[in-house]
Parts: sequence; structure tokens; C1' cells
RNA sequence: AAAAGGCAAACCUGCUGUGAGGCGGGGACGCAAAGCCACGGACCUCUCGAAAGAGAGGUAGCCGGGCUACCGAA
Repeated sequence: AAAAGGCAAACCUGCUGUGAGGCGGGGACGCAAAGCCACGGACCUCUCGAAAGAGAGGUAGCCGGGCUACCGAA
């Protein structure tokens, strides 16, 4: 390079959560780590607070970082 295979945004839908969201089914906008980890930043939600802020959560398909990894010419 080629081929095989993988994941799955919006939207619809069932369940679940106060919520942001999560999980299953349908669906494909995209993705070479769109595999895993909330460690730093960012954003979102809930609670408390007059405020400053604090606490508890969420997003890994926002960026950085860490760990691991399929095919494959050379």
C1' cells in the first nucleotide's frame, strides 16, 4: 500500500439518574487509539452559601498527560 475487522455523533426508542448524564436497541456524523485511566486544564450538572467559594458528580467524541493495542510494505 491493500484487504479484513473495530468504534459510533445527531436523531428515534426502552430502562435508569434530582440533574449533567449512563446503559440497551435502531441509526451513521465522523474516528488509526472515538481502547482504558478524571492526573492537569476546560466545560456541564446538583447541593450548600448573601457572596467569595466549598463539596459531590459528569464529559475520555474538548485539549494535554499516563497505560495498553489490531492488520501491515519497508